[in-house]
Formats: sequence, C1' cells, structure tokens
RNA sequence: GGCCAGAUAGCUCAGUCGGUAGAGCAGCGGACUGAAAAUCCGCGUGUCCCCAGUUCGACUCUGGGUCUGGCCA
Repeated sequence: GGCCAGAUAGCUCAGUCGGUAGAGCAGCGGACUGAAAAUCCGCGUGUCCCCAGUUCGACUCUGGGUCUGGCCA
C1' cells in the first nucleotide's frame, strides 16, 4: 500500500430483506435473613464510531473518514 471483517448499554454480544433497539453479566431499589451470601421481584442508564447522500422514514442501503483485528504484498 491492497483486500476482508468488526465498531450497538459499564462489560460480552444479539438485532430488524429500512418503520421510534434488546439479552446475559454488572449496577441500583425491594423481599427474604439476627446479619450476610444465594434466591426471588422491579428498574435499560444508549448521539447504534464520525461526516455526507438516498428515502416519507437509516443501527440497517450508498460514498468518504477514524480506530481495532486478520490476510496478501
């Protein structure tokens, strides 16, 4: 330098052939306990990496960029 994949909640990751985003863990509140742990109930906290385009509407499609990983040179 070229190609490919990825970037979504505090962390690990889903996700919709375009229609207002979810799970587990963590965290917070409560129940239980003499007190804890475990268990049970409730609560999602987000500019879906950035900019622009297409569209009535973009996490999703298109172009460019940044970062991470891999392959080739």
Record summary:
Transfer RNA from a Myxococcales bacterium, 73 nucleotides, folded computationally. Its mean pLDDT, the model's own confidence on a scale to 100, is 80. It was read from a public genome assembly. It matches the Rfam family "tRNA". It is annotated as a transfer RNA.